[in-house]
RNA sequence: GGGCCGGUAGCUCAGUUGGGAGAGCGCUGCCCUCGCACGGCAGAGGUCCGGGGUUCGAGUCCCCGCCGGUCCA
Numbered sequence: 001g002g003g004c005c006g007g008u009a010g011c012u013c014a015g016u017u018g019g020g021a022g023a024g025c026g027c028u029g030c031c032c033u034c035g036c037a038c039g040g041c042a043g044a045g046g047u048c049c050g051g052g053g054u055u056c057g058a059g060u061c062c063c064c065g066c067c068g069g070u071c072c073a
Base pairs, nucleotide, nucleotide: 001072002071003070004069005068006067007066010025011024012023013022019056027043028042029041030040031039049065050064051063052062053061
């Protein structure tokens, strides 16, 4: 330098007719306990990597850039 894959909650990751932003763990509160852990209930938490384009509408499609992984040179 080129090909491919990936970037979504604090972490690990889902997200296919383009229209609801989600799960597990973690965190907070309450219940339970003598107390803790476990368990139960409720809740907070998002620049969907950045910019542009297409569209009535984009996490999702197209273009450019950035970052990470991998292969080739």
Transfer RNA from a Candidatus Dormiibacterota bacterium, 73 nucleotides, folded computationally. Its Rfam family is "tRNA". The family's RNA type in Rfam is transfer RNA. From the family's description: Transfer RNA (tRNA) molecules are approximately 80 nucleotides in length. Its mean pLDDT, the model's own confidence on a scale to 100, is 84.